This is a predicted structure of a 267-nucleotide RNA (Group I catalytic intron) from a Candidatus Stahliibacteriota bacterium. Rfam family: Group I catalytic intron. On this family, see Cech, Annu Rev Biochem 1990: "Self-splicing of group I introns". It was read from a public genome assembly, where an Rfam model found it. The source organism's lineage runs through Bacteria, Bacteria candidate phyla and Candidatus Stahliibacteriota.
């Protein structure tokens, strides 16, 4: 210079119109001192959305919704044919299914945080009190319920990351000991997860109120500034994210059903 793209995530794959869903530009409303923060309507012009350690437990039972997508029974209109009833075709449409997904009710649940009681220790003290730890109960959030019906695991090392390198938990498939459906062993083949929560730490912004320190004022007061306590922000993504499994994807077959599908058993 030239070409491509045109905030960001998910569905989703080599790509997408497009659904949801965060963020961001204005704008109304309410909260609130203010940074912001909710709801709603705009907009996509810009420029993104930190790091570190801990914790993986519960994971039942029952209900409510829902874009888009697939089917077209009934119903409506069109057309051909028929005396006519009516046949056949074409088009629209869910209340039929499917389904990203948004929820409620009891139950339960890991570290952590709150409340009581309780037992030891420490300090200090005349008594009191306060801190830690343990054990027993309760409480708030969040999780689970809610993957494709479902099961099992929260490993090391390098590297700014992206990754790589082992090969830990685990797992499949195979042989062997064991009283076992349970464990252990070899042997082939794979091989690993916070975006959740809980604890810090950084970075920005606010300044009503409280304490400190400048500054102005002759002195109080007042005002203005800094600084800490206080307050706010550092998106969403986990309805399975990583990894092994298994289902299901294919073939036949029954049963339902108008199809779409659902359910089952067989290879």
């Nucleotide at each position: 210079a030239u070409c491509c793209g045109g905030c960001u995530g998910u569905a989703a794959u080599a790509a997408a119109a497009u659904g949801c869903a965060g963020c961001u530009u204005c704008c109304a409303c309410g909260a609130g001192a203010a940074a912001u923060c909710g709801u709603g309507g705009u907009u996509g012009a810009a420029a993104a959305a930190u790091c570190g350690g801990g914790u993986g437990a519960a994971u039942u039972c029952a209900g409510g919704g829902a874009a888009a997508c697939c089917u077209a029974a009934g119903u409506u209109c069109c057309a051909a044919c028929u005396a006519a009833c009516g046949u056949c075709g074409g088009a629209a449409u869910a209340u039929g299914g499917u389904a990203a997904u948004c929820c409620u009710g009891a139950g339960c649940c890991a570290a952590g945080c709150c409340c009581c009681g309780u037992a030891c220790u420490u300090u200090c003290u005349u008594a009191c009190a306060a801190a830690g730890u343990g054990c027993g109960g309760g409480g708030a959030a969040g999780g689970u319920g809610c993957a494709g019906a479902g099961a099992c695991u929260a490993u090391u090392c390098c590297g700014u990351a992206a990754g790589g390198a082992a090969g830990u938990a685990c797992u499949u498939u195979u042989c062997g000991c064991u009283c076992a459906u349970u464990g252990c062993g070899g042997a082939a083949g794979g091989g690993a997860a916070g975006c959740g929560c809980c604890c810090g730490a950084u970075c920005c912004c606010g300044u009503a109120a409280u304490a400190c320190c400048g500054a102005u004022a002759a002195u109080u007061a007042u005002u203005c500034g800094g600084u800490a306590u206080c307050g706010g922000g550092a998106a969403u993504g986990a309805g399975a994210u990583a990894g092994u499994c298994c289902a299901u994807u294919c073939u036949c077959u029954g049963a339902u059903g108008a199809a779409a599908g659902u359910c089952a058993g067989a290879g």